[in-house]
């Protein structure tokens, strides 16, 4: 970074919504999703007197009305609520074997009797509810005769069965029948969740006959008879659901959902029953069981709000015991009319939709306040004020409708309509890091908090809280929860599957699916049209009504959908007539490690037996263990045994895979090729099914040479249950039989067709031809390269990862996990099949830059090697740590801190500590007021002293416009500030180390790549060097490199003083006089460039040599330090932003400390000696500095010094050598080495050298005899080794920085160490190897598994009791019926048992997630230090 992949958001989206804040008005919808949980109250069903009869009530009566009972009709509709229920329940279409009150229509008829009852009367029972006895009565209640058009039975002959009246003027009921219309009942086709870790179900089950029984068909029941019925197109089980017009969502396909509102179904406390009826197995009817609640006088009764109101409770949550029957409509009834919690309407609730308003116009002094700041100003802001209007809502007063066709208004004195006064009554939530509109201050400091996903907060927070400000929306914002969206992340429309998840390990084959030409035919699918349907509502179009809209309303299209008919026959089914290109067969050839048996055959190891032969062999990074004088190892004969088959041998054969090799035979399977014959789509794929299937592993029984788990032993390490070594058992091998897995990989299912080429190989075929070959072609395989084309790239590309067609198979974040339960195979290990429940914002692929690698090859460097000479050992000197201490100021930390900052602590220094002291200050500016000098310098008091008091001498400040005008000093005061070596180098900025003077490091603009990115800066060659030169998709540039800049080395010109002296005088002496050639100084120019010449390279760049030259290949040395890197060093240089300190963390001053001292380290000096020491003689330098200086000289001191004192502000005067060179001694020793340390006694700087300075003399003379492990500097005027000068500085260095004198030795070389370049390579790394990272174990949480058992809940199946009820059977009743009574099967609840399945708990126990910086090891990423991985023990 590009892809894959999942989290997560963004919507004008929806809600029966809840919650938090705040709320002004009216229309219009809506309101228990949860406990079908329990109900108090009171109301939701009556009505009919014109069916009856009887009792009351008024009234004088006539008659009005009331009403409990008989009776009719309605209580089967309204109304609620969704437990049940996966079903002919429900939607659509369809069918026959029915029923049907009230309604319409049509026909016929409505006569004769006759027995009871309730009410009531009189009487018993009971607390009640109610129950009972006798006796009276009426009817459209009941019952029989007659009749019979149609009707219904029938043996076809007959035979059966009916009415009610009431008024009387109209009517109205009633029988019977017949057809309508509503409604209901039945059957069927088709849709119609979710599970296979549910795969078999079923015995009235499945057909038949025959009863029965129903309004009707049917196993609906029952006998008898057959043995079927359902099921992979998913029966049966189990979970969850009422279904639907429809809502929401969405471009749509589809997905969610099934409030309100309409259609249907089930249900009415729970379970079971049936009665009436035209309709019920009947929500406000009955009968029995049961829970429960209530009344009892204990003996009994009584109830069902899932009507409407409303109560408790559950809950995050859901209104009023409102008013009417005026409107719509429903019951009864002739009507009047009465019932109607149906319904109209009100109430309460921002719960939702729709609409209105909270004010308009002008107003800049851009008020005031507020927040912001660079203090200039901005911003809130025309915003406020003021000025001028205007009245929707809101509040008063009036008026007033339509819902009403005659009457009858609950809403309502409502809707709407005038008139009044007045800006009056009326704004708020959320959000401001990105996604996502919208910044800032301030407090806070990984804390307090935020978070929808990234993430935010550790002292500068646009992220928390607050302010200002500002963004949206807006009477409502915001938050939660549900849904569709996005999400093509289930993909039908619209995805995949080589490496990101995802090809079964391979065939064979079944059910499917799919299938070459052709010819008639059907029409099933297909198209067209046609009729029915496809409720109203809704959605949509075009009117229409409320002032608009939401709402309401008319019409329309639309309801993509099933049925029927009708028509086409192209295509696809079916069914046929052929066919041969697909597939197959037969005949000929061919090549093969394709398989099964048998047998054979040589090498080699191993052992055994015999010679020879002697001391060792064996193994290793190196060893040991082990073997061997009882003769090995090594070598020669012979001989046994087992297992494998060199070379031939190959991206070569052959096979479905898996696999498969000496030969030789016998059996066999497939392939491939040529040409003819034949069959005639016979094909292809292929769920379940089958068989094969490496190695490991399992059983049985052989076999056992080598090899080799486990296992012993030896090493090796810290540890080594490994890697190495020595042995070594199972196994490897054979039979036979099991497992069933692999990175079983081409990480690539089969099949079949198309789609540029080039070139090897294996097996056949054919042509030519120059013929034991060569060439060209064609089939079948088998490999490289590559174009189009695909791909995220990588890569792939006729053997496709390209275009298509057909089938199967498998995916859908990571992890939990191929795990757990069930389930099926398996002896056994185990296999297949397969979750979740928790957790995280990821995991993943390819490729890109980097870095990194105990990877590669290249290159440099005092990096190693070769030398030299040091550290480390000793003792001081210096710094660090440590530790002490009142302080021992502070910082620096691997290279890149430690003789650093410090170019120099006795007091200053000074930042540290004790004391004492000052507070506008020790130092700066401002303002105000004195004062004129400051100062100096005497004296006297106090004090450590800093400083305080006081006294006296000195010259009165400078300009001047002459104004106490300016300027300067100095005093007081009060602010404002001063001050801080206080914090933060992780807030900077300057500066500095460092990689590294390493060859790097980037840009433009083209190319190329989807992109990060590349190219160019690679490559060949070559340089010290990205330095040059070729090549090249690059061309060019820029910062580095190297030049130019200083110095040194050589010359030449010019100058020659204070420098020099050759020649010429001349001196002690370049001393002077001359000179200015030399040397030297100063300044200017030249010279060095691979120019020349030879070789060598490509003819180039260059390189090697050589010549000339002072200098030769960059002539030495320096000065310069590319983009970067190390939050590298520094707030204690300065500067600086934040925060602190302000009678102190500031500022003086004494004193002390920075010097402290068991101890560790670095860096030096000085040594241990003879290349050495001491002693005397003697020679030659540069670079630098000198005035509070450097000093010659000359006295003096033993000496460090000290007195006097020429000369120099300097090429003129002073500071100025050592070492080396000769001579003498010492003679290998703790010494004449070496000089710490101590004592004396001195100098010297200084206000002072106690703490704490150098130096001198004399005495004292300590460790050390050349330094372990280990390490470092140096390539030439270098190392070494010698002196000398400077800065700082009063004094004080072994240290820093420079000079000069003497003056080596090595350097084959680039294997190794470290470091650095470029190339490449592998990577899980990017905070980049001091990276990343795995697993026990210990702790805490968290969820799941197993778990003796337990506890529940469901379901099948026996048996065992049967309630109410109906149904048979018998009894009884006069024949009949019915009551009644008696048994009988069935049957709810209930009990017992066994079985199943689901869920709770369960000591204890297994693994699994996640936690802060716990323990062990380092298994993995790099050749990860033993390449990693799969499967297996």
């Nucleotide at each position: 970074u590009c892809a894959u992949g999942g989290c997560u958001c963004a919507g004008u989206a929806a809600c029966g919504u809840a919650c938090g804040c705040u709320g002004g008005c009216g229309g219009c919808a809506c309101g228990c999703c949860u406990a079908a949980c329990a109900c108090a109250u009171g109301c939701a069903a009556g009505u009919c007197g014109a069916g009856c009869g009887a009792g009351g009530u008024a009234g004088c009566a006539a008659u009005a009305c009331c009403u409990a009972g008989c009776g009719g009709c309605a209580g089967a509709c309204g109304g609620g609520u969704g437990c049940g229920u996966a079903a002919c329940a429900u939607g659509u279409g369809g069918g026959a074997a029915u029923c049907u009150g009230c309604c319409u229509u049509u026909u016929g008829g409505u006569u004769c009797g006759g027995a009871a009852u309730a009410a009531c009367a009189c009487g018993g029972g009971g607390a009640a509810a109610c129950c009972u006895g006798u006796g009276c009565u009426a009817a459209u209640a009941c019952c029989g005769g007659a009749u019979a058009a149609g009707u219904c039975c029938u043996u076809a002959c007959g035979g059966a069965g009916a009415a009610a009246g009431u008024u009387u003027u109209a009517a109205u009921g009633c029988c019977a029948a017949a057809a309508g219309a509503u409604g209901a009942g039945c059957c069927c086709g088709c849709a119609u969740u979710u599970g296979a870790u549910u795969a078999g179900u079923u015995u009235g089950u499945u057909g038949g006959u025959g009863a029965g029984g129903u309004a009707a068909u049917g196993g609906c029941u029952c006998a008898c008879c057959a043995a079927g019925a359902c099921u992979a197109c998913a029966a049966u089980c189990a979970a969850u659901a009422g279904c639907u017009g429809a809502u929401u969502u969405g471009a749509g396909a589809g997905g969610a959902u099934g409030a309100u509102c309409a259609g249907c179904c089930a249900c009415a406390c729970u379970g079971g029953g049936a009665c009436u009826g035209a309709g019920a197995u009947a929500c406000g009817g009955c009968c029995c069981a049961g829970a429960c609640u209530c009344c009892u006088a204990c003996g009994g009764g009584a109830g069902g709000c899932a009507g409407c109101a409303g109560u408790g409770g559950g809950g995050a949550a859901u209104c009023u015991u409102g008013c009417a029957c005026a409107a719509u409509g429903g019951g009864c009834g002739a009507a009047a009319g009465c019932c109607u919690g149906a319904u109209g309407c009100a109430g309460c609730g921002a719960u939702g939709c729709c609409g209105c308003g909270u004010g308009a116009g002008u107003g800049a002094a851009g008020a005031a306040g507020g927040c912001c700041c660079u203090u200039g100003g901005g911003u809130u802001g025309u915003a406020a004020a003021g000025c001028u209007c205007u009245u929707u809502u809101g509040u008063c007063g009036g008026g007033a409708a339509a819902g009403a066709u005659a009457a009858u208004g609950a809403c309502u004195g409502u809707a709407c309509c005038c008139g009044a006064a007045g800006a009056a009554u009326a704004a708020g939530g959320u959000c401001c890091g990105g996604c996502u509109a919208a910044c800032u201050u301030c407090g806070u400091g990984c804390c307090a908090g935020c978070a929808g996903c990234c993430g935010c907060g550790g002292u500068a927070a646009u992220a928390c809280g607050a302010a200002g400000g500002g963004a949206c929306c807006u009477a409502g914002c915001g938050u939660a929860g549900u849904u569709c969206g996005g999400a093509a992340u289930u993909a039908c429309u619209g995805g995949g599957c080589g490496u990101a998840a995802a090809g079964c390990g391979c065939g064979c084959g079944u059910a499917g699916g799919u299938g070459g030409u052709u010819u008639a035919u059907u029409a099933a699918g297909u198209u067209g049209g046609a009729u029915g349907u496809g409720a109203a509502a809704u959605c949509c179009c075009c009117g229409g009504g409320c002032u608009c809209a939401a709402c309401c309303u008319g019409g329309g299209a639309a309801c993509u959908g099933c049925a029927u008919c009708c028509a086409a026959a192209a295509c696809u089914g079916a069914u046929u007539c052929a066919c041969u290109a697909g597939a197959g067969u037969a005949c000929g050839a061919u090549a093969g490690a394709g398989g099964g048996a048998g047998g054979u055959a040589g090498a080699a190891u191993u052992c055994a037996c015999a010679g020879u032969g002697u001391a060792g062999c064996g193994g290793u990074g190196g060893a040991a263990u082990g073997c061997g004088u009882a003769g090995a190892u090594a070598u020669u004969g012979u001989g046994a045994a087992g297992a494998a088959u060199a070379c031939c041998a190959a991206u070569g054969g052959c096979g479905a895979a898996g696999g498969c090799a000496g030969c030789c035979u016998c059996c066999u399977g497939g392939a491939u090729c040529u040409g003819u014959a034949c069959u005639g789509a016979c094909a292809c794929u292929g769920a379940g099914g089958u068989g094969c299937g490496a190695a490991a592993g399992c059983g049985u029984g052989g076999g056992u040479a080598g090899c080799g788990a486990a296992c012993a032993g030896g090493a090796u390490u810290a540890g080594a249950u490994a890697c190495c070594c020595u042995g070594g058992u199972a196994g490897u091998c054979c039979a036979c039989g099991c497992c069933g897995u692999a990175a079983a990989c081409g990480a690539u299912g089969u099949c079949a067709a198309c789609u540029a080429g080039c070139u090897g190989u294996u097996g056949g075929g054919g042509a030519a031809c120059u013929a034991u070959g060569u060439u060209c072609u064609u089939c079948a395989g088998u490999g490289g390269c590559g174009c189009a084309g695909c791909u995220a790239a990588c890569g792939u590309a006729g053997u496709a990862a390209g275009u298509u067609g057909a089938c199967c198979g498998c995916c859908u974040g990571g992890g939990g996990a191929g795990u757990a339960c069930g389930g099926c195979c398996g002896c056994a290990a185990g296999g297949c099949u397969a979750a979740a429940a928790c957790u995280c914002a990821a995991a993943u692929g390819a490729a890109u830059u980097g870095a990194c690698g105990g990877g590669g090859a290249c290159c440099c460097g005092c990096a190693c090697a070769a030398g030299c000479g040091g550290u480390g050992g000793a003792g001081c000197a210096u710094g660090u740590g440590g530790u002490u201490u009142a302080a021992u100021u502070c910082g620096a930390a691997g290279a890149u801190a430690c003789g650093c900052g410090c170019a120099g602590a006795a007091c200053c220094u000074u930042a540290c500590c004790a004391a004492c002291a000052c507070u506008u200050g020790a130092c700066a500016u401002g303002u105000u007021c004195g004062u004129c000098g400051c100062g100096a310098c005497u004296c006297u008091g106090a004090g450590a002293g800093a400083u305080c008091a006081g006294a006296g001498u000195u010259u009165u400040c400078g300009g001047u416009u002459c104004g106490g005008c300016c300027g300067g000093a100095c005093g007081a005061a009060a602010c404002a500030c001063a001050g801080g070596u206080g914090c933060u180098g992780c807030a900077u900025g300057g500066c500095u180390g460092u990689c590294g003077u390493c060859a790097g490091c980037u840009c433009g603009u083209g190319u190329c790549g989807u992109g990060a990115g590349a190219u160019g800066u690679u490559g060949g060659g070559u340089u010290a060097a990205g330095u040059c030169c070729c090549g090249c998709a690059a061309c060019g540039a820029g910062c580095g490199c190297a030049a130019c800049c200083c110095u040194c080395a050589c010359u030449u010109u010019u100058a020659g003083u204070u420098g020099c002296c050759a020649u010429c005088a001349u001196u002690a002496a370049g001393u002077u006089g001359g000179g200015c050639a030399c040397u030297c100084u100063g300044a200017a120019a030249g010279a060095a460039c691979u120019g020349c010449c030879a070789g060598u390279g490509a003819u180039a760049a260059g390189c090697u040599g050589g010549a000339g030259g002072a200098a030769g290949g960059u002539g030495g040395g320096g000065a310069u330090g590319a983009c970067g890197u190390c939050a590298a060093g520094u707030c204690c240089u300065c500067a600086u932003g934040g925060c602190c300190c302000u009678u102190a963390c500031g500022u003086g001053u004494u004193g002390g400390g920075c010097u402290a001292c068991a101890c560790a380290c670095g860096u030096g000096c000085u040594a241990c000696a003879a290349u050495g020491g001491u002693a005397u003689c003697u020679a030659c330098a540069a670079c630098a500095g000198g005035a509070a200086g450097c000093a010659a000289g000359a006295c003096u001191g033993c000496g460090a010094g000290g007195u006097c004192a020429a000369g120099c502000a300097a090429a003129u005067c002073c500071u100025u050598a050592a070492a080396a060179g000769a001579u003498a001694c010492c003679u290998c020793a703790g010494u004449u080495c070496g000089g710490a340390u101590u004592g004396c006694a001195c100098u010297c700087u200084g206000c002072a050298a106690c703490u704490c300075g150098a130096g001198u003399g004399c005495a004292u003379g300590a460790a050390g005899c050349u330094g372990g492990a280990a390490u470092u500097a140096c390539u030439a005027g270098u190392a070494a080794u010698c002196g000398u000068g400077g800065a700082u500085c009063a004094g004080c260095g072994u240290g820093c920085c420079a000079c000069g004198g003497u003056g080596a030795a090595u350097g084959c070389g680039u294997u190794c160490c470290c470091g650095g370049g470029a190339c490449u390579u592998g990577u899980a790394c990017a905070c980049a190897c001091c990276g990343c990272c795995c697993g026990u174990c210990a702790c805490a949480c968290c969820a799941u598994g197993g778990g003796a058992g337990u506890u529940g809940g469901u379901u099948c199946u026996a048996c065992c009791u049967u309630a109410a009820g109906g149904c048979a059977a018998g009894g009884u009743u006069u024949c009949a019926a019915a009551c009644c009574c008696u048994u009988g099967a069935c049957c709810a609840c209930g009990g017992u048992a066994u079985a199943g399945u689901c869920a709770g708990c369960g000591a204890c126990u297994g693994g699994g997630g996640u936690g802060a910086a716990g323990u062990c090891a380092u298994a993995a990423c790099a050749a990860g230090g033993u390449a990693g991985c799969c499967g297996u023990a």